[in-house]
Glycine riboswitch aptamer, 86 nucleotides, folded computationally.

RNA sequence: GGGACUCUGGAGAAUCCCAUUCAUUUGGGUGCCGAAGGUGCAAGGCUGCGUGCAGCCGAAUCUCUCAGGCAAAAGGACGGAGCGGU
Numbered sequence: 001g002g003g004a005c006u007c008u009g010g011a012g013a014a015u016c017c018c019a020u021u022c023a024u025u026u027g028g029g030u031g032c033c034g035a036a037g038g039u040g041c042a043a044g045g046c047u048g049c050g051u052g053c054a055g056c057c058g059a060a061u062c063u064c065u066c067a068g069g070c071a072a073a074a075g076g077a078c079g080g081a082g083c084g085g086u
Stems, first nucleotide, its partner, number of pairs: 005082005014030001016029004031070003037066001038064001040062001044057006
C1' cells in the first nucleotide's frame, strides 16, 4: 500500500394522493432527494493528418436521475477501531 471479515459513526427528500387488499397487498398519479450501482466531463495524455483540427483515453461527495430512495427499521458514499494474511 491493496483485499476479506467483525464492531462502530454516517446526510438528503411526501408516514403524499387515488383505487385495491386479510395485509404499506398490489396497481396508478403528482411532487421531491443523491451518498449503493450506473451516465456525462476538466486539466492532462495518446493517435492521425490537411498544423489546428478530428478521433480516442480521462476524477470527484461535481453532473444526470436510468437504477435506488423520501416516518421508523433496513440500506447507505465516506470515516474510525479491531482481527488475521501477503
Overview
Model confidence (mean pLDDT): 80 of 100. Rfam family: Glycine riboswitch aptamer. Rfam links the family to the GO term glycine biosynthetic process.